RNA sequence: CGGGUGGUAGCGCAGUCCGGUAGCGUACACGUCUGGGGGGCGUGUGGUCGCAGGUUCAAAUCCUGUUCACCCGACCA
Numbered sequence: 001c002g003g004g005u006g007g008u009a010g011c012g013c014a015g016u017c018c019g020g021u022a023g024c025g026u027a028c029a030c031g032u033c034u035g036g037g038g039g040g041c042g043u044g045u046g047g048u049c050g051c052a053g054g055u056u057c058a059a060a061u062c063c064u065g066u067u068c069a070c071c072c073g074a075c076c077a
Base pairs, nucleotide, nucleotide: 001073002072003071004070005069006068007067010026011025012024013023020057028044029043030042031041032040033039050066051065052064053063054062
């Protein structure tokens, strides 16, 4: 430098193909069961979907640019 994959809640991930309320597990907070711990159950908090722009009534999703990580190749040694 070229190509590919990925970035979504504190952490691990799904959703993208086929645009229509942003979800799951865990963690955290509260309540409850238990004599307590641990654990179970219920409720809740937490997101500018890497960033910027475009298309659209509507974008995590489509298009363009860009950035970071990983993989492959080229180059150098």
Predicted 3D model of a 77-nucleotide RNA (transfer RNA) from Sediminibacterium sp.
Rfam family: tRNA. Rfam links the family to the GO term triplet codon-amino acid adaptor activity. It is annotated as a transfer RNA. Rfam's curators write: Transfer RNA (tRNA) molecules are approximately 80 nucleotides in length.
The prediction has a mean pLDDT of 82.
Taxonomically the source falls in Sediminibacterium (Bacteria, Chitinophagia, Chitinophagales, Chitinophagaceae).